[in-house]
The part of an RNA shown here (small-subunit ribosomal RNA, 5' domain) has 527 nucleotides and comes from an uncultured bacterium.
Context: one part of a larger RNA
RNA sequence: AGCGAACGCUGGCGGUAUGCUUAACACAUGCAAGUCGAACGGCAGCGAAGAGAGCUUGCUCUCUGUCGGCGAGUGGCGAACGGGUGAGUAACGCGUAGGAAUCUGCCCAAUAGUUGGGGACAACCCGGGGAAACCCGGGCUAAUACCGUAUACUCCUUACGAGGGAAAGUCGGGGAUCUUCGGACCUGACGCUAUUGGAUGAGCCUGCGUCUGAUUAGCUAGUUGGUGGGGUAAUGGCCUACCAAGGCAACGAUCAGUAGCUGGUCUGAGAGGAUGAUCAGCCACACUGGGACUGAGACACGGCCCAGACUCCUACGGGAGGCAGCAGUGGGGAAUAUUGGACAAUGGGGGCAACCCUGAUCCAGCAAUACCGCGUGUGUGAAGAAGGCCCUAGGGUUGUAAAGCACUUUCAGUAGGGAAGAAAAGCAUAAGGUUAAUACCCAUGUGUCUUGACGGUACCUACAGAAGAAGUACCGGCUAACUCCGUGCCAGCAGCCGCGGUAAUACGGAGGGUGCAAGCGUUAAUC
Numbered sequence: 001a002g003c004g005a006a007c008g009c010u011g012g013c014g015g016u017a018u019g020c021u022u023a024a025c026a027c028a029u030g031c032a033a034g035u036c037g038a039a040c041g042g043c044a045g046c047g048a049a050g051a052g053a054g055c056u057u058g059c060u061c062u063c064u065g066u067c068g069g070c071g072a073g074u075g076g077c078g079a080a081c082g083g084g085u086g087a088g089u090a091a092c093g094c095g096u097a098g099g100a101a102u103c104u105g106c107c108c109a110a111u112a113g114u115u116g117g118g119g120a121c122a123a124c125c126c127g128g129g130g131a132a133a134c135c136c137g138g139g140c141u142a143a144u145a146c147c148g149u150a151u152a153c154u155c156c157u158u159a160c161g162a163g164g165g166a167a168a169g170u171c172g173g174g175g176a177u178c179u180u181c182g183g184a185c186c187u188g189a190c191g192c193u194a195u196u197g198g199a200u201g202a203g204c205c206u207g208c209g210u211c212u213g214a215u216u217a218g219c220u221a222g223u224u225g226g227u228g229g230g231g232u233a234a235u236g237g238c239c240u241a242c243c244a245a246g247g248c249a250a251c252g253a254u255c256a257g258u259a260g261c262u263g264g265u266c267u268g269a270g271a272g273g274a275u276g277a278u279c280a281g282c283c284a285c286a287c288u289g290g291g292a293c294u295g296a297g298a299c300a301c302g303g304c305c306c307a308g309a310c311u312c313c314u315a316c317g318g319g320a321g322g323c324a325g326c327a328g329u330g331g332g333g334a335a336u337a338u339u340g341g342a343c344a345a346u347g348g349g350g351g352c353a354a355c356c357c358u359g360a361u362c363c364a365g366c367a368a369u370a371c372c373g374c375g376u377g378u379g380u381g382a383a384g385a386a387g388g389c390c391c392u393a394g395g396g397u398u399g400u401a402a403a404g405c406a407c408u409u410u411c412a413g414u415a416g417g418g419a420a421g422a423a424a425a426g427c428a429u430a431a432g433g434u435u436a437a438u439a440c441c442c443a444u445g446u447g448u449c450u451u452g453a454c455g456g457u458a459c460c461u462a463c464a465g466a467a468g469a470a471g472u473a474c475c476g477g478c479u480a481a482c483u484c485c486g487u488g489c490c491a492g493c494a495g496c497c498g499c500g501g502u503a504a505u506a507c508g509g510a511g512g513g514u515g516c517a518a519g520c521g522u523u524a525a526u527c
Stems, first nucleotide, its partner, number of pairs: 001526001005523005012374006018367002020332001025330003029327003034077003039074002042070002046068003049064007084285003093210007102202002107198008117147002124139006155164003169190006177184002211257003218248003223245008260282004264275004287308005310321004338364001340363003346360001347358004377407004387398004411468001413463005421454001426448005432442002471516005476497003482511005492499002
């Protein structure tokens, strides 16, 4: 000088940050990932409309999916992001500089297409089993679910032929024409299929750098290389069969210990040393160990299967669970916060949108934990008051300090006013684009209507009254600051030197003084 600190004494206000460093110990409870009815069949609940019945004349009951919507279900996208933790890892893990043998949902650009059919399975109904979790059988049904068909230059396999491979619709609007009144047809939006390029993200390889120990000196059989084959999105002993006998190491292999790495942070004139909390990038992990499935992407924190430990339910046959998400509990510990508010903003997921979800986030609460700012009054006031302490008994000091007199009102308090964080979306309309179209839709402009958790906000004004607001450590030297009393090598102090055995500026108290100040000291650990 510095701190994610703790402890002792003390404590007025505000702003900005930060807050389990220990048990990757165990977890009660709530919430943290949903959304789409403009993919689909439908209708459990709610509301509207219509019909019928009862009456108390605006209520009850019944029916109709007709409409708004929508539980459960099929389907799509998301759930691989965001959030947490640092156990493991001394490694291509990270940092840096390069590389070639790869993939990439959504997004952007471009080209071509979106033909014509089929059979199921949920939901539902019926029946059954089970304490439950849940499961089984029979029957009906839709789709952007599933499977064939057609076509496919660019695509794939083989590289000469040849062979193989797609798709899905939904919604808005409409002048003619046709119509089985559903629509066909035209048009727009959102989709879907194939391919190419881009962007973004990801996988892989290499050079160099990356802690300690030699009281660890030899290590290695898929080991090192080759050939054939397999596997992967892709290279490769990644795997396998055969062949060769290599490969690493005193420039420290192997083994053991410790440890997430970095941008940074602290310190220092620098070189360096220490460190890796908060914030940001990468990695690893998700009760412990193993495994794959789905998918563009996982070997998946709030998914599945198996084994294990632990906890819970049970009708003993069998089941359920995983806070290193946000709060919170127990435990451990010197020690670390609320079972709060809101999606208003920023961002994310879904949706055409309205909107829904979001313990991400934005805020509030607690803590002097840190940094910064402000206040606890200002001026005047000598009878140098009283009291305390000292004294050579004259006096000195506390001390302009107090009292008294005159002012001010920051902050806190009370009352009133009061921004910005809000841009949008919706509705109406104007001229453009699109189009057969003055519909619809898209972008732009204008008008209108609103949307704030914080919030009794920041800030401003008024009111009253010095009113509500100072401690802590030290005073032998280092080191700024001295006397008295008590004690008598006792009690005690102490960072070092050292004090204390009868006049202790060093122990304890008092008066006085010095330093810093809403803090001051101590301890730990770093330079």